[in-house]
This record gives sequence, structure tokens and C1' cells, in this order.
RNA sequence: CAACUGUGGCAAAUGAUCGCGGCUCUGUCCUUGGGACAGAGGUGAGGAAAGUCCGGGCUUCACAGGGCAGGAUGCCGGAUAACGUCCGGUAGAGGCGACUCUAAGGCCAGUGCAACAGAAAUAUACCGCCGGCUCUCAGCCGGUAAGGGUGGAAAGGUGGUGUAAGGGACCACCGCCUCCGAGGUAACGAGGAGGGCACAUGUAAACCCCAUCCGAAGCAAGACCAAGAAAGGAGCGACAGGUCGGCCCGGCCUGCUCCGAGGUAGGUCGCUUGAGGCCAUUGGCAACAAUGGUCCCAGACAGAUGAUCAUUCGUGUCGUCGGGAGACCGGCGGCGCCGACAUAACCCGGCUUAUCGCCGCGGUUGCCUU
Repeated sequence: CAACUGUGGCAAAUGAUCGCGGCUCUGUCCUUGGGACAGAGGUGAGGAAAGUCCGGGCUUCACAGGGCAGGAUGCCGGAUAACGUCCGGUAGAGGCGACUCUAAGGCCAGUGCAACAGAAAUAUACCGCCGGCUCUCAGCCGGUAAGGGUGGAAAGGUGGUGUAAGGGACCACCGCCUCCGAGGUAACGAGGAGGGCACAUGUAAACCCCAUCCGAAGCAAGACCAAGAAAGGAGCGACAGGUCGGCCCGGCCUGCUCCGAGGUAGGUCGCUUGAGGCCAUUGGCAACAAUGGUCCCAGACAGAUGAUCAUUCGUGUCGUCGGGAGACCGGCGGCGCCGACAUAACCCGGCUUAUCGCCGCGGUUGCCUU
């Protein structure tokens, strides 16, 4: 210098003008509470606010206990409020390496599937090799899985002994299986012994089996106040209207006054002080935890957080100058519809996805110079 790798962070800055949502104060008006308007001060998105995929807090309902169904997870240990997340390991796979990836229980409980090709797919003789026979130059019978061919896969691999030719038939090494086992909390396992290798293919993000966990719905949850109108109740007749065929009594409806459960509009709470942020110390490899100090940091309800201009910054490109052996680096100037992805809505912990660029720390490989 180049290529790569792990981890953490930033998400252009400042000023001016105009504009918007909460909060506080002041003034004016309406005025019981309180509200409206104006002014001032201070404050106002994210690392993902996104997808709504997991886990929890909170709320309402349900709930003796147990089981079925359904769903999720699946090596070991730890962290945590909890998790399908994170951290540290083990095993396997990939990479020269730093490092990365893994849904990593069980197909001797049962069932299913395995296309095509191939002679044969859990069993096999198509070609070839060897022996025999007919007896010709082809056929039949038997042996053979070493060679060829098909396939993802043809019942361990290499070499040798042996054989008519061959074969774990036998031998050596490697592999595999079983047992023991230093060590380790554990997954696992340094190492050792035995077995010619049998059950004898693969597939469980195929049904399924085993183990563990899971009540349901969600802030439009939910709690409180409650106009008008309606139901209902009580009262009022000296009085009105209608109706019970006419009249009287009486009843009913309408009327007036009061009460008024439930609850609509509307309002208040829930609502942002929280498993909270930052700093330091201590414990731990780490995730994380404990202690101390300090800070208060949006709370709208059709939903504010924006726009313009100027200067600077970063970046791309071009020109020019300088440095350097070179790769390359630096200064100055011009230009660029260059400065992303995206906008909270009850709140947290994660995951996933999107993202112009830049920076810090650690590491690997290669090349060059000294």
C1' cells in the first nucleotide's frame, strides 16, 4: 500500500426568516370551575421510529386439579423479567488465514417417499473375467462384485497374500462398531482394549415418537365523569286536549314540574419516572450484575417535529501545483436535481429487513522499501 475480517460509534454543522405540537409564565376578554386570543421562555423522532416475527410489563375476562387437541422449541453450560434472544463452549462444515456458518433429539415404535437412469435399489450378473458342456466361433450352465457402465447412493478404502478367476477369505495400515476411560459442571473426550465389519441405504423445515414450554384478547386494552333525547318512577287539576258509542264517576294517553339507573356525544385518566439514560468503581473470559453519583429527555388523537436562504463540512469528478522509487498522498480552484434509509402513537428486551457516506479499536493474508 492492497485485499479481507471482527467489533463499536456518528447519521452533516452553525446562523437568519417564516411556520407547527405539548409545557410554563404574563396580559386581555368571557368569567364558578374553566376556556379563548396574544406575547415571551423553554422543549419537540430513530438506529432502525419500519415489518409486526418472537418475549415480557400493564389491562379486562377466564381459571380446583388433571387430560385431549393445537402451537413453539430441540448439542452443553450460563445470562435475563422473559425469549425462538444474547454470551461462552462442544461437535460438524467452509476458508491459506483472521474468522464464519449449522433447525445440531430420535428413521432397530410404526407408516410413507426415493423420479429418471440402470441388469439389479436392499436386492442384483448387462458388459467383462474364470471353469465346464454342446460344439460352433456362437449358445447354455456354474463361479465371480476385482475391472467397465447407470446413479445422489451398488453392502468400507489402499496395498499385499491367496485363487481357475475372485471376494475381509486372510494380513498390514486407515476407517467403522462395541466396551473401558485420564480430564471436564456438562456437551464432549486425550488415550487404550476388543470385533473382520454383523443390525446392514437415505429422508423427520415427511407423517410421527420423545422431552420442555404455552389460558384468551389487546391501549380502539381498560377505569372514571357524563349534555341532549328516550325508557322508568313520583307529584300536579281550580285548569287544557284526545279516547273508553251519549252523560256522570273512574281509567288511559298527551301536557307541566321533579327524581332518574344504564349509557351515546363529549371530557378526564391510562400517558410516559422507566426491567430509564449517562459516568465511575467492583465482580465475571463474556452476555450481564451489584454499588455510588448525576440527569429528567415528545406525549399528539386525524395526529406537530417543516420550508427557504447564507456560510462551512464531507464526498464524487475535472483542472493545476507540490511531495514520493512506486502504489499513492497533500494544497488551491471549478462543477454536481451529491449528503442516504426512513417519521413516534401504551411502554420495554430482541430478531429481521432498508440505509449516502464517515470515524475509532483489534486482527489476517499478500506485495514493496529499509